SAM riboswitch aptamer (S box leader) from Robiginitomaculum sp., 125 nucleotides, folded computationally. The organism belongs to Robiginitomaculum, within Bacteria. The prediction has a mean pLDDT of 82. Its Rfam family is "SAM riboswitch aptamer (S box leader)". About the family: The SAM riboswitch is found upstream of a number of genes which code for proteins involved in methionine or cysteine biosynthesis in Gram-positive bacteria. It was read from a public genome assembly, where an Rfam model found it.
RNA sequence: ACUUCAUCAAGACCAGUGGAGGGAUAGGCCCUUUGAAGCUGGAGCAACCGACGAAAUGUGAAGACAUUUUGGAAAGGUGCUAAGUCCUACGGUAGGCCAUUUCAUUGGCCGCUGACAGAUGAGGA
Numbered sequence: 001a002c003u004u005c006a007u008c009a010a011g012a013c014c015a016g017u018g019g020a021g022g023g024a025u026a027g028g029c030c031c032u033u034u035g036a037a038g039c040u041g042g043a044g045c046a047a048c049c050g051a052c053g054a055a056a057u058g059u060g061a062a063g064a065c066a067u068u069u070u071g072g073a074a075a076g077g078u079g080c081u082a083a084g085u086c087c088u089a090c091g092g093u094a095g096g097c098c099a100u101u102u103c104a105u106u107g108g109c110c111g112c113u114g115a116c117a118g119a120u121g122a123g124g125a
Base pairs, nucleotide, nucleotide: 002124003123004122005121006120007119008118013042014041015040016039017038021031022030023029025089026088027087028086043081044080045079048077049076052071053070054069055068056067057066058065059064085117090114091113092112093111095110096109097108098107099106
């Protein structure tokens, strides 16, 4: 690098160092010398995995094991700590508003929604 599944409207920042960028891409729009990225230390958030408790189901003679659901914790493995994944990208649309109109429609904006892409976790090859 590829692939499967789940989640993505909530939550959580200080110090040191550094010295101009950062928010994945593009366009917007933002953040930033009242100090960007990166690095270091500490703090915090969350609860994906793991651990622990409970229930159901299955297997088993049984101890038990497996799967699913669920609960509280957080000293284990990750992750995260501006803005909805910051917004939009490709489609759909029963709704609202506006414009056009040959009165049939078409277009724009808002809203809703499905993908794509991305991020994180747990698996696979």